[in-house]
């Protein structure tokens, strides 16, 4: 590395240390950043695994709950944003027709929902 399968809107420091860079990855954008980036160290959050307690079902486990222990993830912005679909959503431009509007096609945007892609955890071999 594939590959299955779950989660991705919620949380986490006025601390030390260092000294320019940094937001996975090409390019874009928008953005953190000398009022200290990254990265290491303390700290932290959260509960994925495992492990306490409890609980159902009955030997393969199910829910629920703790965070005193261990693995691991994580601690600006949705997984910062972009890609593809959808529709009885909403706007907006725009064609028809029209006195004018609304209904309709048509393009775009926005919110939404799925989908790829990515991250991480668990597990197969």
């Nucleotide at each position: 590395a594939c590959c299955u399968u779950a989660u991705c809107a919620a949380g986490a420091g006025u601390g030390g240390u260092u000294g320019a860079g940094g937001g996975a990855c090409a390019g874009g954008g928008c953005c953190c950043u000398g009022u200290g980036a990254c990265a290491c160290c303390c700290g932290g959050c959260a509960a994925c695994c495992g492990g306490c307690a409890g609980u159902g079902a009955a030997u393969u486990u199910u829910c629920u709950g703790c965070a005193u222990c261990g693995g691991u993830g994580c601690c600006a912005a949705u997984u910062c944003c972009c890609c593809c679909g959808c529709g009885a959503u909403u706007c907006u431009g725009u064609c028809c027709u029209c006195a004018a509007a609304a209904a309709g096609g048509c393009a775009g945007a926005a919110a939404g929902c799925g989908g790829a892609a990515g991250a991480u955890g668990a597990g197969c071999g």